[in-house]
RNA sequence: ACGUUAUCACGAAAGGCAGAGGGAUUAGACCCGUUGAAGCCUUAGCAACCCUUUUCUUUAAUUAGAAAAAGAAGGUGCUACAUUCUACAAGUUUUACCAAACUUGACAGAUAACAG
Numbered sequence: 001a002c003g004u005u006a007u008c009a010c011g012a013a014a015g016g017c018a019g020a021g022g023g024a025u026u027a028g029a030c031c032c033g034u035u036g037a038a039g040c041c042u043u044a045g046c047a048a049c050c051c052u053u054u055u056c057u058u059u060a061a062u063u064a065g066a067a068a069a070a071g072a073a074g075g076u077g078c079u080a081c082a083u084u085c086u087a088c089a090a091g092u093u094u095u096a097c098c099a100a101a102c103u104u105g106a107c108a109g110a111u112a113a114c115a116g
Base pairs, nucleotide, nucleotide: 003114004113005112006111007110008109013043014042015041016040017039021032022031023030026087027086028085029084044079045078046077049075050074051071052070053069054068055067056065057064083108088105089104090103091102092101093100094099
């Protein structure tokens, strides 16, 4: 790399360097950007996946838990808006047609843990 499982709700930015792009990818739309994008660094923060503590249940046993509560030291992650919309499938509504709007799912993607 590929794979498995879970989540994709909420939340949280300042400074320095840099200098034109950015919102994953392709196309279109929409939006952000010289009143400074990406990237890098510092500091701060958010969240609670891993994690820590306690309780409960369980076990021969901190053995196990898919239970409850509290927490934030550590490992990741994240800190415009939003997995932004459309694209693939099914369905609903409107429409004479073209088409439009909506719902669900899939695909794809992101993050974590495991596995490797």
SAM riboswitch aptamer (S box leader) from Tenacibaculum todarodis, 116 nucleotides, folded computationally. Its mean pLDDT, the model's own confidence on a scale to 100, is 79. Lineage of the source: Bacteria > Bacteroidota > Flavobacteriia > Flavobacteriales > Tenacibaculum.